[in-house]
Context: one part of a larger RNA
Order: sequence, then structure tokens, then C1' cells
RNA sequence: UGACGGGGGCCCGCACAAGCGGUGGAGCAUGUGGUUUAAUUUGAUGCAACGCGAAGAACCUUACCAGGGUUUGACAUGGUACAAAAUUUUUCGAAAGAAAAUGGGUCAUAGACACGUACACACAGGUGGUGCAUGGCUGUCGUCAGCUCGUGUCGUGAGAUGUUGGGUUAAGUCCCGCAACGAGCGCAACCCUUGUUUUUAGUUUAAUCUAGAAAGACUAUCGGUUAUACACCGGAGGAAGGUGAGGACGUCGUCAAGUCAGCAUGCCCCUUAUACCCUGGGCUACACACGUGCUACAUUGGGUAGAACAAUGAGAUGCGAUUUUGCGAAAAAAAGCCAAUCUAUAAAUCUACUCUAAGUUCGGAUUGUAGGCUGAAACUCGCCUGCAUGAAGUUGGAAUCGCUAGUAAUCGCUGGUCAGCUACACAGCGGUGAAUUCGUUCCCGGGCCUUGUACA
Repeated sequence: UGACGGGGGCCCGCACAAGCGGUGGAGCAUGUGGUUUAAUUUGAUGCAACGCGAAGAACCUUACCAGGGUUUGACAUGGUACAAAAUUUUUCGAAAGAAAAUGGGUCAUAGACACGUACACACAGGUGGUGCAUGGCUGUCGUCAGCUCGUGUCGUGAGAUGUUGGGUUAAGUCCCGCAACGAGCGCAACCCUUGUUUUUAGUUUAAUCUAGAAAGACUAUCGGUUAUACACCGGAGGAAGGUGAGGACGUCGUCAAGUCAGCAUGCCCCUUAUACCCUGGGCUACACACGUGCUACAUUGGGUAGAACAAUGAGAUGCGAUUUUGCGAAAAAAAGCCAAUCUAUAAAUCUACUCUAAGUUCGGAUUGUAGGCUGAAACUCGCCUGCAUGAAGUUGGAAUCGCUAGUAAUCGCUGGUCAGCUACACAGCGGUGAAUUCGUUCCCGGGCCUUGUACA
């Protein structure tokens, strides 16, 4: 000087407390461990792994396993020789592929061009290893308020000072004081969205809406407190008041944190195989354990009928109105739309009727059967529909999580990936819309000062 303390002081944070709703019990979905397996490819492992890489494993993907094949190779550059390329059919085969048949290029024509076959070698290739050799990117402490430098001064020196102190702040934010005076990276502001008004252009019967430009909020104003400072408290005006709300933005560094499987890359290793092609299987197994979710256990509810109100976003191998058929999933025909033009029932909600405390008209798992869709192909292993079946579950032990306002809770809608889907996930959008915060003793994490130390 740091680090640490079940030392002290001050302060902060959904950290506790006050509240609301969950998880832990049930069924299912999904990820992980374990076990099993020919293989169940692999990485991630306290917070900061476990609905994570994966914004979508039937084949492909795919890296794994079994079997069948290839060896200058699926891909790149270079040489020589032959030869246009190529297409379809037949046979063998699970396919890859092999054999047979068919086929005879363009141009500016000693030739060139692209493509194919054969031969030989330089080489290709590797999702093989090492994230403890690395780049790049990322997580985390933490959007915490810190981390430093120049000159000066003090100290033999390591270092100190500044950055400590008195106030104040979300903030090393600002003020005052001071052997310090200044400065940099962080804070804040500048950027984006949203809330108000004006204006311009378009649009609308109107209410509006869209997208450009401005205005507006700065403790500006009044009162009080304070040190005549900084600031804090209360009020007025205002759409908005003390950072208005949200986002992007993450100092110096820590964890040899994560990633060689996004990519790049050193070294090591394989080179008739650890490379490459194909078929089938596996990644979906299942005594069990854990994480994250969805659906419930009902009356603030279930069912039937009727009525109302959104926003984001998407659409041409696409979105598909409407009509007909079907109980339905869907099918057939088909208008409009390359979109402020066309395409979609918002649901919770409201009104009426019914059910009446029961394992039920709650709950929907599981199973049987009949179908529909996508796709060469739904057996392993897809989704959806009808009928039948009708499991556990009556609010969940110890423990534990989220949230301070348009938030929690609750309700539906849209998109990406995508042929289809395991989406209950993820990323967004709007509708309805609370309760509580006395306070900082305690738990957890953090900041500043100080003290002890046999630690560095």
C1' cells in the first nucleotide's frame, strides 16, 4: 500500500421489513445429472450452467453408431493425355454407385473458353487436441462511483498528498475549507422511443392519423430551512417538476471466467483415415434426482347463446375474403392485395339462461378408434380434428423466487426460425389493472472513512 475481521462509524440497493403473486406437492412440456445403449455427438456446472449455444434433430441438419463404398479425394490452385457439355431409359443395388444405351458445344478458329474422364505429385481435408499458447466477441462484480495522470510539496524509501475533512447529491454531483494547483477516463449531458403544443406536407365527412421541422423543464419563479454557499422541503403555473418515463451506452480492472463447435489462428496429432459419399439407426432411451415453465385443483368459476373495444408486426412457390361440401381438422372453386388500399372472430369484458359444493357440467393426463394436413417418406419420431375413455389433483413440508406504477397480477394478439412441427419457449405488442413501503435492528451484496493483523 492492499486484502481480510462473527472490529467500529456513515450511506445505498425489492437486501430486509410492509404487501401482492408464485415455485417447492399433482399431470404434462422442456433442459440437466445419473443410468442404459452399437450410438444415446458435443460444449456450458455457485451467484454468472440447467426453455443455455439450438431463431425450430422424421431424411437433411449431424458433429455420434452399424453397414455399404471412395483415396489427389465432396472443395481450391497447378501439369500431361483424351474428350464438348449433358440428358433420359434399362439392368444390378438399401442408396451411394457401377454397367449398357442416347447425345454430339460456343467464339474473333495454328487457337481460346467452360465442363468431363484418366494418370502422377505438390497438396486438399479434419465440428481431431489444447480457451492454461492466442485474436475477436461475451458474461460477471455493476450503471456500482469509482480509476488514474502532470507539475509541486512531504518521506531515506515503499509511498503519501491531491481523492482526506464539514455539508450535499442518484453520482469523485456540487459548494466550503485545506500544500496543493490543474487535467484525463468514468457520472451527467449530447443519441433513440414516449408524454404536450405549434407549423409544413399528405390523409380523413368529422374525430383523426402518418412523418419532417420547431417550441417546451432550466430548481426558471414564490415561501421556508441552511453557512448570504451548494442544496433540501412546500406551493403556484404547467401536458410534464426536480434525472418526467423507458432504452442504447458498461471507467481501470477481477474471475488463467466462457467460447479452437460461429469465425480467424500458433503448436501438436490423423493422411487407404481422426478425411469424403450413402442407407438405416441415434441425438426423442428411463428404477431415479434437480432446474425452468404450462395447465389445474373451481362459483371473483364452468357451459350455452348474443353484443363491444386494440396495438406491434407479416404476406407472391405468399396472405387468402367469399361461396359450396364436411360435426370438425380441412377440401374444391375463387375476388382482392407486391399493401395506410386487400388478407385475420382479439381475449379477458358485458347481457341472458343454466350448473350448486360433488372428485362434480371442476380438471384434463392417458388410452382406443375414425379421419385431415405437410412432406419422396410421419414405424422408431410430426402437428391437428371427431367420437369414446376420464388419471393425479380439494391450494402444496423444510425451504425459496419475482415485483415500487400503467409496475405486479391477469387477458389475448403478432413475429422470427420454419415444407411441417414437439412453441407451453423466445422476442415484441396492446387490453384490464392493484396492494404496500413504519423503518434500517437483523440476512445478502456494495461504496467511503477509521482500527487490528503472526496474511501478500
The part of an RNA shown here (small-subunit ribosomal RNA, 3' major domain) has 456 nucleotides and comes from an uncultured marine eukaryote. Model confidence (mean pLDDT): 82 of 100. RNAcentral holds the full RNA, with entries from ENA and SILVA.